[in-house]
């Protein structure tokens, strides 16, 4: 400096419920909470899958489902 990478710090999100509020609806936001997460940061017409539908399709949701990209730490 470069690669592998245990374990430990310093942190970090935040289920489900319950409250109020948005939407036809899935489910999304806010607070309270914490079941877990090494990515439980990010990305949804231009990768899939599911999911909902006022009639179908979905430029509706959903990424804490699978994928895709990006990042934090370092004993040897």
């Nucleotide at each position: 400096u470069a690669a592998a990478a245990a374990u430990a710090u310093u942190g970090g999100c935040a289920a489900a419920a319950c409250a109020g509020g948005g939407g036809a609806a899935a489910u999304c936001c806010u607070g309270u909470g914490a079941c877990g997460c090494a990515a439980a940061g990010c990305u949804a017409u231009a990768g899939g899958a599911c999911c909902u539908u006022u009639a179908a399709a979905a430029u509706g949701g959903c990424a804490g489902c699978c994928a895709g990209u990006u990042g934090c730490a370092g004993a040897u």